This is a predicted structure of a 104-nucleotide RNA (Purine riboswitch aptamer) from a Bacillota bacterium. The sequence was found by an Rfam model in a public genome assembly. It matches the Rfam family "Purine riboswitch aptamer". For this family Rfam cites "Riboswitches Control Fundamental Biochemical Pathways in Bacillus subtilis and Other Bacteria" (Mandal et al., Cell, 2003). Rfam describes the family as follows. Riboswitches are metabolite binding domains within certain messenger RNAs that serve as precision sensors for their corresponding targets. Allosteric rearrangement of mRNA structure is mediated by ligand binding, and this results in modulation of gene expression. The source organism's lineage runs through Bacteria, Bacillati and Bacillota. The prediction has a mean pLDDT of 82.
[in-house]
RNA sequence: AAGGUGCUAAGGGCUCACUCUCAUAUAGACCUGAUAAUCGUGGGUUCAGGCGUUUCUACCAGGAGGCCGCAACCAACCUGGCUAUGAGAGGGCGUCCGGGGAUC
Numbered sequence: 001a002a003g004g005u006g007c008u009a010a011g012g013g014c015u016c017a018c019u020c021u022c023a024u025a026u027a028g029a030c031c032u033g034a035u036a037a038u039c040g041u042g043g044g045u046u047c048a049g050g051c052g053u054u055u056c057u058a059c060c061a062g063g064a065g066g067c068c069g070c071a072a073c074c075a076a077c078c079u080g081g082c083u084a085u086g087a088g089a090g091g092g093c094g095u096c097c098g099g100g101g102a103u104c
């Protein structure tokens, strides 16, 4: 120097968990029945069912106002998610390549 080795660095590829972003669904909406309370602010609750999604699950919480004069009816607005699917990005563990080094 070359070659070998069940070793191994940098670097790179792949990659499941997991995370983030975007998109779609669904508007955390709507309908029905029952149920509870009763405002110058300590009332307007709670339960069940239906509907909604190429869709499983969920369908609530908080806020500030309006309206309703004792009656049983609320309507609208703002903020915050979860779940499903798809795409993109990151990507510990692992694995492959790699061969600077180690050793013979």
Stems, first nucleotide, its partner, number of pairs: 003104003007101002011097004018090008026058001030050005043068002052059001060080004066074001